Model confidence (mean pLDDT): 84 of 100. SAM riboswitch aptamer (S box leader) from Algoriphagus vanfongensis DSM 17529, 104 nucleotides, folded computationally.

RNA sequence: GAUUUAUAAAGAAGAGGCGAGAGAAUAGGCUCAAAGACCCUCUGGCAACCAUUCACUGCGGCGAAAAGGUGCCAAAUCCUACCCGGUUUUGGGAACUAUAAAUU
Numbered sequence: 001g002a003u004u005u006a007u008a009a010a011g012a013a014g015a016g017g018c019g020a021g022a023g024a025a026u027a028g029g030c031u032c033a034a035a036g037a038c039c040c041u042c043u044g045g046c047a048a049c050c051a052u053u054c055a056c057u058g059c060g061g062c063g064a065a066a067a068g069g070u071g072c073c074a075a076a077u078c079c080u081a082c083c084c085g086g087u088u089u090u091g092g093g094a095a096c097u098a099u100a101a102a103u104u
């Protein structure tokens, strides 16, 4: 890198550094940003996919914990784009993307 499966409206920020754009890509919208964003480091935290421990079990699972492996800590994956319904901004689905686990 590819494939499969699952999840994505919940949750979780302080300090220091840097210095101009950032929010995946294209387009539109909207938002964040010199009152310093994005990013990096440290510390802290969230969550519970994998691992681990405990309880229950009809042995398929399920609940709790969380010191390990990841992930994450503005806004719904920030929203829309394609399809179906409704009909004037709303419901559902798909695709894309991200993450995990397994295989390759």
Stems, first nucleotide, its partner, number of pairs: 001104008013043005021032003026081004044073003049069002052065003056061001082093004